[in-house]
Molecule: transfer RNA
Organism: Candidatus Woesearchaeota archaeon
């Protein structure tokens, strides 16, 4: 210095190629119910798109810089 990849709740992880109405899901957390008291199970809730910036009626999805991880090249 170059390429090539990966960033979404506390954790994992879908969606992105092919733009669309409130961004699902497991585990986690808290309410309730269950239960002699805990687990386990059942309702329900909280909580996320790495940052600008641009395109478009509309952006996790496209396009650019960046910034962080991880691979590779000299």
């Nucleotide at each position: 210095g170059c390429c090539c990849u990966u960033g979404u709740a506390g954790u994992c992880u879908a969606g992105c190629c092919u733009g669309g109405a409130u961004a699902g899901g497991a585990c986690a957390c808290g309410a309730g119910g269950u239960u002699g008291c805990g687990g386990a199970c059942c309702u329900c809730g909280u909580a996320a798109c790495c940052u600008g910036g641009g395109u478009u009626c509309g952006a996790a999805u496209c396009c650019c810089a960046g910034c962080a991880g991880g691979g590779g090249c000299g």